[in-house]
Context: one part of a larger RNA
RNA sequence: UGCAUGUGGUGGAUGCCUUGGCGAUCACAGGCGAUGAAGGACGUGCGAGCCUGCGAAAAGCUCCGGGGAGCUGGCAACGAAGCUAUGAUCCGGAGAUGUCCGAAUGGGGAAACCCACCCUUCGGGGUACCCUGACCUGAAUCCAUAGGGUCAGUGGAGCGAACCGGGUGAACUGAAACAUCUCAGUAGCUCGAGGAAAAGAAAUCAACCGAGAUUCCCAAAGUAGUGGCGAGCGAAAUGGGACGAGCCUGCACGACUAAACCAUCUUGUUAGCGAAACGGUCUGGAAAGUCCGGCCAUAGAGGGUGAUAGCCCCGUAUGCGAAAACGAGAUGGCGGGUCUAAGCGUGCGACAAGUAGGGCGGGACACGUGUAAUCCUGUCUGAAGAUGGGGGGACCAUCCUCCAAGGCUAAAUACUCGUGAUCGACCGAUAGUGAACCAGUACCGUGAGGGAAAGGCGAAAAGAACCCCGGGAGGGGAGUGAAAUAGAUCCUGAAACCGCAUGCAU
Numbered sequence: 001u002g003c004a005u006g007u008g009g010u011g012g013a014u015g016c017c018u019u020g021g022c023g024a025u026c027a028c029a030g031g032c033g034a035u036g037a038a039g040g041a042c043g044u045g046c047g048a049g050c051c052u053g054c055g056a057a058a059a060g061c062u063c064c065g066g067g068g069a070g071c072u073g074g075c076a077a078c079g080a081a082g083c084u085a086u087g088a089u090c091c092g093g094a095g096a097u098g099u100c101c102g103a104a105u106g107g108g109g110a111a112a113c114c115c116a117c118c119c120u121u122c123g124g125g126g127u128a129c130c131c132u133g134a135c136c137u138g139a140a141u142c143c144a145u146a147g148g149g150u151c152a153g154u155g156g157a158g159c160g161a162a163c164c165g166g167g168u169g170a171a172c173u174g175a176a177a178c179a180u181c182u183c184a185g186u187a188g189c190u191c192g193a194g195g196a197a198a199a200g201a202a203a204u205c206a207a208c209c210g211a212g213a214u215u216c217c218c219a220a221a222g223u224a225g226u227g228g229c230g231a232g233c234g235a236a237a238u239g240g241g242a243c244g245a246g247c248c249u250g251c252a253c254g255a256c257u258a259a260a261c262c263a264u265c266u267u268g269u270u271a272g273c274g275a276a277a278c279g280g281u282c283u284g285g286a287a288a289g290u291c292c293g294g295c296c297a298u299a300g301a302g303g304g305u306g307a308u309a310g311c312c313c314c315g316u317a318u319g320c321g322a323a324a325a326c327g328a329g330a331u332g333g334c335g336g337g338u339c340u341a342a343g344c345g346u347g348c349g350a351c352a353a354g355u356a357g358g359g360c361g362g363g364a365c366a367c368g369u370g371u372a373a374u375c376c377u378g379u380c381u382g383a384a385g386a387u388g389g390g391g392g393g394a395c396c397a398u399c400c401u402c403c404a405a406g407g408c409u410a411a412a413u414a415c416u417c418g419u420g421a422u423c424g425a426c427c428g429a430u431a432g433u434g435a436a437c438c439a440g441u442a443c444c445g446u447g448a449g450g451g452a453a454a455g456g457c458g459a460a461a462a463g464a465a466c467c468c469c470g471g472g473a474g475g476g477g478a479g480u481g482a483a484a485u486a487g488a489u490c491c492u493g494a495a496a497c498c499g500c501a502u503g504c505a506u
Base pairs, nucleotide, nucleotide: 001505002504003503004502005501006500007499008498009497015491016456017455020427021426022424023423024422025421026420027419028418029416030415031159032158039101040100041099042055043054044053046079047078049075050074051073061095062094063093064092065091066090070083071082072081106115107114108113116127117126118125119124129156130155131153132152133151134150135149136148137147163194164192165191166190167189168188174181178228204211205210215242216241217240218239219238225233226232246408247407248406250348251347252346253345254344257337261333262332263331264330265329266328267327268326269325270324272320273319274318278293279292280291282289294311295310296300302314303313304312357381358380359379360378361377362376363375364374367393388403389402390401391400392399443450444449463490466477467476468475469474
């Protein structure tokens, strides 16, 4: 030095575990905000760093309920001082307080800061902009109007995951290159709204039979078509389902009622309450395991307890429960077409014009200009008036069908930031969220932005008193424990890599 065996170190794979994720189902909720939101800054505790809670009334205050013995949140002990059967801590409902920034709104500003004015009972309150309404003023210009001012408003603003409607609108890509085309009216940007939105009661389809608003699903069908007839794009009628609902208009008169609101009742949500039935033996550190003998079950879901528990604990089946707030429903009152999606009856009135259509240029329709109907319109034009008009895929006739140029409308449909319950031939710490752990943190970047690693002693800290070596670190005894090669770099402890001992070889 090599090989082998043994025994260690290092390292953290593997196994087991799970507080965290992922994906679903059902129900609820679908908004918050000038009564100052979302999100923050700074404070706030007996000693207080961070998290959580809260706001100078600051881990809290008041009231009303629940609950019933301990409590002063967590990391996280320790000490001190207290509270509590005159019911604390804790849980639910209602209220009070709520610094500063932030739409941020008195002015400014490099957010959490600076500087003001008016009123004031000295506590405090008011002072941004826009819109709407009322009133006062008021030009050019007589009346007027524009403009200005004052007051009032539970008006607006800002935030929010997806879903929805409108506006605007790519490119990579595919076409095996590429230009029409495709990707795609997608992504992005932007405006607006709601719990859904949008659409919607035929100037619709159909085919000589008929149907009867819209929306969604299945089929029709990858059909008919469209297409450098390439790549591709791609219907409708019709049939079957889900759901089902129809209406309105100006004036006058008349009659009757709906919503809202109030009361009562019912029911649900926001705390909770009761809830059956087991002992012994053996092994073991520990019994829930073994053996023996019982019991309950509208409860043998699940979790915990020193190993595997129907009967030990929490629960579970099941039965109950609300002072207060809120949701839904019913009844009664009030109410009066104010309102509502929209009232009804009668009389009178109205029946949508720069519109339909046309030319030119575009766009949408599955349909790329094509035989191109239909719909929208930038521009130029421009009817008829129910004896009328539109459509039936160029166009004409016949026939059929409907009535545009005003408006409203539930349900079936889409989604999930969120709350509760339940589930999984989903993951199990290089997996599953980026994040099981104080993670959008540490760290990187001027910035937009990028973005980790990191779980496990033990049943219980019983976390090793005391002695010895040592400056300490660390170790040896002793002690605890079932186990300490479970000793805090702590379950298991693979491999690479590094020692020690022994044997053999050189």